[in-house]
A computed fold for a 144-nucleotide RNA from a Chloroflexota bacterium, annotated as c-di-AMP riboswitch aptamer (ydaO/yuaA leader). The sequence was found by an Rfam model in a public genome assembly. Its Rfam family is "c-di-AMP riboswitch aptamer (ydaO/yuaA leader)". Its family is annotated with regulation of gene expression and cyclic-di-AMP binding in the Gene Ontology. On this family, see Barrick et al., Proc Natl Acad Sci U S A 2004: "New RNA motifs suggest an expanded scope for riboswitches in bacterial genetic control". The organism belongs to Chloroflexota, within Bacteria.
RNA sequence: ACGAAAUAGGCGCCGAAUCCUCCGAUUUUUCCGAGGAGCGGGGAACCCAAAUUGAUGGGGUGAGCGUCCUUCGGGUGAAGGACAAGGCGGACUCCUUCUCACCGAACCCGACAGCUAACCUCGCAGGCGAUCUAAGGAGAGGCU
Numbered sequence: 001a002c003g004a005a006a007u008a009g010g011c012g013c014c015g016a017a018u019c020c021u022c023c024g025a026u027u028u029u030u031c032c033g034a035g036g037a038g039c040g041g042g043g044a045a046c047c048c049a050a051a052u053u054g055a056u057g058g059g060g061u062g063a064g065c066g067u068c069c070u071u072c073g074g075g076u077g078a079a080g081g082a083c084a085a086g087g088c089g090g091a092c093u094c095c096u097u098c099u100c101a102c103c104g105a106a107c108c109c110g111a112c113a114g115c116u117a118a119c120c121u122c123g124c125a126g127g128c129g130a131u132c133u134a135a136g137g138a139g140a141g142g143c144u
Stems, first nucleotide, its partner, number of pairs: 011129004018037005024031002038124006048114001057112001058109004066083007086103002089100002092139006
């Protein structure tokens, strides 16, 4: 000098997953408990809609609908690959356009749920990054 890792404090990203108050405690930049605000999900009338029929039932959260090919397999299926509806980021926000990179999963309910006001009820996790495109328009904020 370069690179990697760890720790601490910040900044940022996906996501609903944030903020505040009070009580208590060996931990006081923490933890437990109880509330409030905010954000997100489910159930649930009339009306409307739909008719129920299960080789493989049905349903929910989520962007993660699906199509084709290969292999295994007695079957239902399983694994892998390509594409793909759709989704996210490129450091103030929104709209339009250009461009680059990435995701396109997983889990849950338990025989059961269409929509749905009142009402009832649940969650506020987890996982990452090192700044990696610009133009036009509108706005916000900071500095001088």